[in-house]
RNA sequence: AAUAUCCUUCGGGGCGGGGUGAAAUUCCCGACCGGCGGUGAUAGGGGGACAUGCCCCUUCAGUCCGUGAGCUGCGGUUCGUCUGAACCAAUGCUGACCUGGUGCAAUUCCGGGACCGACAGUAUAGUCUGGAUGGGAGAAGGAUCGA
Repeated sequence: AAUAUCCUUCGGGGCGGGGUGAAAUUCCCGACCGGCGGUGAUAGGGGGACAUGCCCCUUCAGUCCGUGAGCUGCGGUUCGUCUGAACCAAUGCUGACCUGGUGCAAUUCCGGGACCGACAGUAUAGUCUGGAUGGGAGAAGGAUCGA
C1' cells in the first nucleotide's frame, strides 16, 4: 500500500411572465431544473528523451451501463402478548434520443430538433405543501488491525 472493522463530517435543483376560471405556481401558452458511481474522442494544467507519440492530475452523459429515493415483502430480529408494534430485509417492479457534422471510433463532442421525471394533498403538480430535523447511492477525512 491492499484488505477488514469502526468513527466523524458532507451528501438535490427548478414556474419569473401571460391566458381561462369562483377556485389552478396543478389546465393552456411560455419559463425553468437535472442525485450518485462507471464509461468517455471534451476542456485545462503539469512532467518528459519534448515535432508528434508517451506519462500524470483535474474536468466532461437527465435519455448509454449500473445505482439511490418510492412500491412489493421471501425470510428474520426485538418487544409485547395473541395475533399486535417497531426494526432489518432476499426478490421483483419502477422514466426518457433521434438527426446532421467531424472522425478509426461518439446515443458522451459540435449544430439542430425532441423526450422524461415516485407517492399523498389540493382544480389534474418534475418545480407548491407533506411523509422528511427521515432515508440515501456515495464523497472526503480519521482511528485500529496487519506485513